Background:
Transfer RNA from a Flavobacteriales bacterium, 72 nucleotides, folded computationally. Rfam family: tRNA. Rfam links the family to the GO term triplet codon-amino acid adaptor activity. Rfam describes the family as follows. Transfer RNA (tRNA) molecules are approximately 80 nucleotides in length. The organism belongs to Flavobacteriales, within Bacteria.
RNA sequence: GCCCCCGUAGUUCAAUGGAUAGAACAGCGGUUUCCUAAACCGUCGAUGCAGGUUCGAUUCCUGCCGGGGGUA
Numbered sequence: 001g002c003c004c005c006c007g008u009a010g011u012u013c014a015a016u017g018g019a020u021a022g023a024a025c026a027g028c029g030g031u032u033u034c035c036u037a038a039a040c041c042g043u044c045g046a047u048g049c050a051g052g053u054u055c056g057a058u059u060c061c062u063g064c065c066g067g068g069g070g071u072a
């Protein structure tokens, strides 16, 4: 250089065109406890960037950025 894969919450992962993007753990608040932990209840938080297609994009297309792998 060329080819392939990936990028969603603080972390690990769902959602393959249909509207409120979901779960677990973590964080925060509360109940309980002499205190802590555990348990239970509640709550916060995300689609890498820019354009395009579509009535509708996390999903499809193009470019860029970042990470990983392959190839001489």
Base pairs, nucleotide, nucleotide: 001071002070003069004068005067006066007065010025011024012023013022018055027043028042029041030040031039048064049063050062051061052060